A computed fold for a 505-nucleotide part of an RNA from a metagenome, annotated as small-subunit ribosomal RNA, 5' domain. Rfam family: Bacterial small subunit ribosomal RNA. Its family is annotated with ribosome and structural constituent of ribosome in the Gene Ontology.

Context: one part of a larger RNA
RNA sequence: GGACGAACGCUGGCGGCGUGCUUAACACAUGCAAGUCGAACGGUGAACCCUCUUCGGAGGGGGAUCAGUGGCGAACGGGUGAGUAACACGUGAGCAACCUGCCCCCAACUCUGGGAUAACUCCGGGAAACCGGAGCUAAUACCGGAUAUGAAGCACUCGGGCAUCCGAUGUGCUUGGAAAGAUUUAUCGGUUGGGGAUGGGCUCGCGGCCUAUCAGCUUGUUGGUGGGGUAACGGCCCACCAAGGCGACGACGGGUAGCCGGCCUGAGAGGGCGACCGGCCACACUGGGACUGAGACACGGCCCAGACUCCUACGGGAGGCAGCAGUGGGGAAUAUUGCGCAAUGGGCGAAAGCCUGACGCAGCGACGCCGCGUGAGGGACGAAGGCCUUCGGGUUGUAAACCUCUUUCAGCAGGGAAGAAGCGAAAGUGACGGUACCUGCAGAAGAAGCACCGGCUAACUACGUGCCAGCAGCCGCGGUAAUACGUAGGGUGUAAGCGUUGUCC
Numbered sequence: 001g002g003a004c005g006a007a008c009g010c011u012g013g014c015g016g017c018g019u020g021c022u023u024a025a026c027a028c029a030u031g032c033a034a035g036u037c038g039a040a041c042g043g044u045g046a047a048c049c050c051u052c053u054u055c056g057g058a059g060g061g062g063g064a065u066c067a068g069u070g071g072c073g074a075a076c077g078g079g080u081g082a083g084u085a086a087c088a089c090g091u092g093a094g095c096a097a098c099c100u101g102c103c104c105c106c107a108a109c110u111c112u113g114g115g116a117u118a119a120c121u122c123c124g125g126g127a128a129a130c131c132g133g134a135g136c137u138a139a140u141a142c143c144g145g146a147u148a149u150g151a152a153g154c155a156c157u158c159g160g161g162c163a164u165c166c167g168a169u170g171u172g173c174u175u176g177g178a179a180a181g182a183u184u185u186a187u188c189g190g191u192u193g194g195g196g197a198u199g200g201g202c203u204c205g206c207g208g209c210c211u212a213u214c215a216g217c218u219u220g221u222u223g224g225u226g227g228g229g230u231a232a233c234g235g236c237c238c239a240c241c242a243a244g245g246c247g248a249c250g251a252c253g254g255g256u257a258g259c260c261g262g263c264c265u266g267a268g269a270g271g272g273c274g275a276c277c278g279g280c281c282a283c284a285c286u287g288g289g290a291c292u293g294a295g296a297c298a299c300g301g302c303c304c305a306g307a308c309u310c311c312u313a314c315g316g317g318a319g320g321c322a323g324c325a326g327u328g329g330g331g332a333a334u335a336u337u338g339c340g341c342a343a344u345g346g347g348c349g350a351a352a353g354c355c356u357g358a359c360g361c362a363g364c365g366a367c368g369c370c371g372c373g374u375g376a377g378g379g380a381c382g383a384a385g386g387c388c389u390u391c392g393g394g395u396u397g398u399a400a401a402c403c404u405c406u407u408u409c410a411g412c413a414g415g416g417a418a419g420a421a422g423c424g425a426a427a428g429u430g431a432c433g434g435u436a437c438c439u440g441c442a443g444a445a446g447a448a449g450c451a452c453c454g455g456c457u458a459a460c461u462a463c464g465u466g467c468c469a470g471c472a473g474c475c476g477c478g479g480u481a482a483u484a485c486g487u488a489g490g491g492u493g494u495a496a497g498c499g500u501u502g503u504c505c
Base pairs, nucleotide, nucleotide: 001505002504003503004502006501007500008499009498010497013372014371015370016369017368018367019365020364021330026328027327028326030325031324032323035072036071037070040069041068043066048061049060050059051058052057079283080282081281089207090206091205092204093203094202095201098200099199103196104195105194106193107192108191109190110189111145112144113143114142120135121134122133123132124131125130151175152174153173154172155171156170157168158167159166160165181188182187183186209255210254211253216246217245218244221243222242223241224240225239226238227237228236258280259279260278261277262273263272264271265270285306286305287304288303289302308319309318310317311316336362338361339360340359344358345356346355347354348353375405376404377403378402385396386395387394388393409446411441412440413439414438415437419432422429423428449494450493451492452491453490454475455474456473460489461488462487463486464485470477471476
């Protein structure tokens, strides 16, 4: 000098764009943050309409609403950085060892039966959470039978390769298996197989911290055979066998740490960092476990244990903000319990649409960067006041007053968007927002501080003080004329900021 997710002191006019718990991965009141589908299904059936009516109502249509069965989603999106020195990450390869819901393409199908069960009704238990028994019922829920292009396994043939092997429009044998309908006239679906796309899983080469005041480490350890398990290779797991494997090119141990694209600095080499944004990983009160599923060992799912908090009728139950706000606490320090789904994106749905604290916006903070303003021109051999003085004067200083102008920003008034592609039969549909922007009005009117002035380093005098009070980044100032302390005048620098502290280069 530059930089910062900064803080502190003094000061503070406006706007745009960013950015804001770095500390206690401390504990959390309250609200919201994941639902949706009636065009899968049986019930419930409100408005409203029609008919009849003995005015009590009855029948038919209609489908709002409600929970339930079922489907898809809930594994995304959002948060955090605790753990992790590891194939976690980056980069480059490999899988002749793998999976992939929804989506796209191709081929072939969608035949025929059955038994249940929630909801509901009745009964019962419980303070509650909730639970039990009996009876009835539907399906794209569940289970049989048929069919089989194909699939899987084996053998043959052909072709190929990289050891195990791989491929085939081929041939034969064996094996056990599919399906679902709905609304309405056109679609959405269902099953099997192949291919694609996307997403993932696994393996390997190389790369990136400190410590030797850590020198030896290791028994599923290293390898083999056989098996189990997985989507899949594999000591991943198991039985048996062998005795191996790693290490000064730093094993093992200890400390620290999420990694990267990048960011800061620097001419570069390098050094430091990993906040915001993007990619990957890990975690979700702590520890462990599996279930469901295409996908989880699952933040707002389940089970067990533990700590903590809450409810209780004392028998028993409920909870998990490292989602968005917000509270307490910690701290030098970090925001609103806001508006909206209008846009973008996501889930469900044929769609209308519903949900969406993702997101879009607004609010707060000079926290940062950038832009603008606080007026412009004229104006005295120079007012007053202040300060200094050699008492002549000098300086503040064209500064003010005064004259002539201008009106950005803020203020008031009038007008007033784009963002809307879309959706809807149409009417219509914007949170931001009466915002941006445009026009008009008034009036210099409302808007300057902070640090420094001994040398380094740009800027000097007076008074006070008297090794006191104090200053200080280093050298050093202060003990009676201090340009170094304090105040004043003046000056220098910078400016809505200026200084100080901390950290990095």